[in-house]
RNA sequence: AACGGGCAAACCCAUCGGAAGAUGGGGACGCAAAGCAACGGGCCCAGACCGGGUAGCCGAGCUGCCGAA
Numbered sequence: 001a002a003c004g005g006g007c008a009a010a011c012c013c014a015u016c017g018g019a020a021g022a023u024g025g026g027g028a029c030g031c032a033a034a035g036c037a038a039c040g041g042g043c044c045c046a047g048a049c050c051g052g053g054u055a056g057c058c059g060a061g062c063u064g065c066c067g068a069a
Base pairs, nucleotide, nucleotide: 006031007030011026012025013024014023015022016021029056035062036061039059040058041057042054043053044052045051
């Protein structure tokens, strides 16, 4: 290259939440791990402490389809 395909940004609707944001439906900007998981860093929310979110921000970890290799 290639089989079968997979996921799903922004935006819209509904719901949850104090918020960031999350969930479901629609929808595709993109993704070879855009699968899992908050260990380190960053960023966001909240903030007296305790905390919450983001894996589609980066790094590390685990798992996985295909197969010229």
c-di-GMP-I riboswitch aptamer from a soil metagenome, 69 nucleotides, folded computationally. The RNAcentral record of the sequence draws on MGnify. Model confidence (mean pLDDT): 88 of 100. It matches the Rfam family "c-di-GMP-I riboswitch aptamer". Rfam describes the family as follows. GEMM was predicted in a large-scale screen for bacterial structured RNA regulatory elements.